[in-house]
RNA sequence: GCGGGCGUUGCAUAGUGGUAGUGCUCCAGCUUCCCAAGCUGGAAGUGUGGGUUCGAUUCCCAUCGUCCGCU
Numbered sequence: 001g002c003g004g005g006c007g008u009u010g011c012a013u014a015g016u017g018g019u020a021g022u023g024c025u026c027c028a029g030c031u032u033c034c035c036a037a038g039c040u041g042g043a044a045g046u047g048u049g050g051g052u053u054c055g056a057u058u059c060c061c062a063u064c065g066u067c068c069g070c071u
Stems, first nucleotide, its partner, number of pairs: 001070007010024004018054001026042005047063005
């Protein structure tokens, strides 16, 4: 330099156009003499910038980061 994969909450991960789920963690409550476990509820997320569309995590382009391959 060229090509390809991946970027979703504090962590891990799913989601092929229509309210972004799950597990762990965190907070509150219930339960308990206390702790743990359990139960209920809550907080927190689509790398960035554009485009297409009534509507984009999803499709397209660029860019950034990261990984792999080629030279």
Predicted 3D model of a 71-nucleotide RNA (transfer RNA) from Candidatus Ancaeobacter aquaticus. The prediction has a mean pLDDT of 80. The source organism's lineage runs through Bacteria, Candidatus Auribacterota, Candidatus Ancaeobacteria, Candidatus Ancaeobacteraceae and Candidatus Ancaeobacter. It matches the Rfam family "tRNA".